[in-house]
RNA sequence: GCGGCAGUAGCUCAGCCUGGUUAGAGCGCCCGACUCAUAAUCGGUCAGUCGUGGGUUCAAGUCCCACCUGCCGCA
Numbered sequence: 001g002c003g004g005c006a007g008u009a010g011c012u013c014a015g016c017c018u019g020g021u022u023a024g025a026g027c028g029c030c031c032g033a034c035u036c037a038u039a040a041u042c043g044g045u046c047a048g049u050c051g052u053g054g055g056u057u058c059a060a061g062u063c064c065c066a067c068c069u070g071c072c073g074c075a
């Protein structure tokens, strides 16, 4: 230099192929129930500029372009 993959909640990830409901799950924080108490279990709650910037569209996490970061491969 070229190519591929990944980037979504504090963490691990789904959702993308085929655009359309209010963007979800598990874990975690916090509060509560249970217990003599702790753990476990159960209930509730908190949490997102969907990597950045543009474009297309009535409508973009999803499609297109450029860029940034990480990993892998080729040279």
Stems, first nucleotide, its partner, number of pairs: 001074007010027004020058001028046001030044004051067005

Predicted 3D model of a 75-nucleotide RNA (transfer RNA) from a soil metagenome. The sequence is in RNAcentral, with records from MGnify. Model confidence (mean pLDDT): 80 of 100. Rfam family: tRNA. Its Rfam clan is "tRNA clan". Rfam classes the family as a transfer RNA.